c-di-GMP-I riboswitch aptamer from Colwellia ponticola, 86 nucleotides, folded computationally. NCBI's taxonomy places the organism under Bacteria, Pseudomonadati, Pseudomonadota, Alteromonadales, Colwellia. Rfam family: c-di-GMP-I riboswitch aptamer. A reference for the family is Weinberg et al. (2007), "Identification of 22 candidate structured RNAs in bacteria using the CMfinder comparative genomics pipeline", Nucleic Acids Res. Model confidence (mean pLDDT): 88 of 100.
RNA sequence: AAAUGUAAAAGGCAAACUAGUCGAAAGUCUAGGACGCAAAGCUACCGAUCUAAGGGUGUAAAACCUACGACAGCGGAGCCACCAUA
Numbered sequence: 001a002a003a004u005g006u007a008a009a010a011g012g013c014a015a016a017c018u019a020g021u022c023g024a025a026a027g028u029c030u031a032g033g034a035c036g037c038a039a040a041g042c043u044a045c046c047g048a049u050c051u052a053a054g055g056g057u058g059u060a061a062a063a064c065c066u067a068c069g070a071c072a073g074c075g076g077a078g079c080c081a082c083c084a085u086a
Base pairs, nucleotide, nucleotide: 003085004084005083012037013036017032018031019030020029022027035073041079042078043077045076046075047074049070050069054066055065056064057063
């Protein structure tokens, strides 16, 4: 360096839910909280998924379409990293 980690250990992250925050929403962030995670670290590049403010169709309401919004704890890809060597 690579590989492996259901050997043991150090250290790490934090789902649901609750409160607050920002947001049209999806959801984000902060605190509490742990379902889980060996990349549950980072990047929306590809696919999936969620939302539909604005825009479009519609006489209008309803409804439908649409990402420039979101999601990295859905899969792929790229980048980077801690501990151990059973």